A computed fold for a 115-nucleotide RNA, annotated as Glycine riboswitch aptamer. It matches the Rfam family "Glycine riboswitch aptamer". Its family is annotated with glycine biosynthetic process in the Gene Ontology. The model forms 91% of the base pairs in the Rfam consensus. It was read from a public genome assembly, where an Rfam model found it.

RNA sequence: UUGAUGUUUUCCGAGAGAGAUCUGUCGCAGUACAGGCGCCGAAGAGGCAAGCUUCUGUGUGUUGGUGGCACACUGGCGAGUGAAACUUUCAGGCAAAAGGACCGGGAAACGUACC
Numbered sequence: 001u002u003g004a005u006g007u008u009u010u011c012c013g014a015g016a017g018a019g020a021u022c023u024g025u026c027g028c029a030g031u032a033c034a035g036g037c038g039c040c041g042a043a044g045a046g047g048c049a050a051g052c053u054u055c056u057g058u059g060u061g062u063u064g065g066u067g068g069c070a071c072a073c074u075g076g077c078g079a080g081u082g083a084a085a086c087u088u089u090c091a092g093g094c095a096a097a098a099g100g101a102c103c104g105g106g107a108a109a110c111g112u113a114c115c
Stems, first nucleotide, its partner, number of pairs: 004112010019037001021036005026030001038094003044090001045088003051081004055076002057073006
């Protein structure tokens, strides 16, 4: 330098679900305010399985014995760590618009491996 690839940011595309719900207040006019009931999961946030680490118990080995050490447990509602599109529904959302995880493409920055 060229191509490959990872992360982050940004731009473009695509992008589901669920009441244009009820009551009250104010107003000429609502995408307003307050409250009620019913729902959704794909911003964000919380929760955890195996596994791993550790503590403790039991057993075995080591030792003359204890301790220590090593190993095993088809021991412990022990502790820590632990992912998701699962789960909770705090937040958010339930016409359109906006927003929207993941995905595809472009650009930039910082890396990685090889040549």